Predicted 3D model of a 92-nucleotide RNA (c-di-GMP-I riboswitch aptamer) from a Deltaproteobacteria bacterium.
The sequence was found by an Rfam model in a public genome assembly.
NCBI's taxonomy places the organism under Bacteria, Pseudomonadati, Myxococcota, Myxococcia.
The model forms 94% of the base pairs in the Rfam consensus.
Its mean pLDDT, the model's own confidence on a scale to 100, is 76.
Rfam family: c-di-GMP-I riboswitch aptamer. Rfam's curators write: GEMM was predicted in a large-scale screen for bacterial structured RNA regulatory elements.
RNA sequence: CUUUGACAAAGCCAAACCUGCUGAGAGGCCGGGACGGAAAACCACGGAUCUUAUCCACUUACACCACUAAAAGAGAUAGCCGGGCUGCCAAA
Numbered sequence: 001c002u003u004u005g006a007c008a009a010a011g012c013c014a015a016a017c018c019u020g021c022u023g024a025g026a027g028g029c030c031g032g033g034a035c036g037g038a039a040a041a042c043c044a045c046g047g048a049u050c051u052u053a054u055c056c057a058c059u060u061a062c063a064c065c066a067c068u069a070a071a072a073g074a075g076a077u078a079g080c081c082g083g084g085c086u087g088c089c090a091a092a
Stems, first nucleotide, its partner, number of pairs: 002092004012037002017032002020029003035079001042084002045082003048077005
């Protein structure tokens, strides 16, 4: 440097759930807690899923408004998949 992750080992992270804070919401953060993880470190680039209060615009309906739905826009998930990038331990 490359490949691999059966065993081992050093440490690491922490799902659900609970408390508190925060957001309109999906969610996020602190603490507890461990289902799991070899990138469960980092990056929303592609796909997927989820949310969408206010403002603006559009379509349908309507006398008008309101409401609903879809799309767009905006956002969330890196522990959904792919991709990018860096990296621990061990073996060959």